[in-house]
RNA sequence: AAAAAUAGCUUCUAGGGUUCCGGUUAAAAUUCGGUUUAUUUUCUAAAUUUUAACGUCUGGUCCGAGAGAAGCCGGUCGCUUUAUUCGAUCGAAGCGAUUACACGGCGGGAAAAAAGCCCGGGAGAA
Numbered sequence: 001a002a003a004a005a006u007a008g009c010u011u012c013u014a015g016g017g018u019u020c021c022g023g024u025u026a027a028a029a030u031u032c033g034g035u036u037u038a039u040u041u042u043c044u045a046a047a048u049u050u051u052a053a054c055g056u057c058u059g060g061u062c063c064g065a066g067a068g069a070a071g072c073c074g075g076u077c078g079c080u081u082u083a084u085u086c087g088a089u090c091g092a093a094g095c096g097a098u099u100a101c102a103c104g105g106c107g108g109g110a111a112a113a114a115a116g117c118c119c120g121g122g123a124g125a126a
Base pairs, nucleotide, nucleotide: 008072009071010070011069012068015063016062020060021059022057023054024053025052026051027050028049029048030047031046033044034043074099075098076097077096078095079094080093081092082091101121103124107119108118109117
């Protein structure tokens, strides 16, 4: 200086926003109770429906970690078993161990939107 490998998947969490659900607010309509001289008048409470806005609405749905968790699977090493008279090699199965370290923008991307998601173990730093 160069090359290869350090993999992948699932579930969850930190986190994220606002499609949908729920919630809140406002308006209108309907029902019903009270009020009103007045049944179809005035005022008002509650319930239901519709529309709009709100994520500085706890939430459900949804997205979600290289540097978070667990599991599965894969790799490496060792041992045991197996097919045949014995041994070796190869293959298969099982068991055990191991699978390190990791500071990190700006900016851009997404058919809801945003994010520790993706660009990205990037640029850069040590």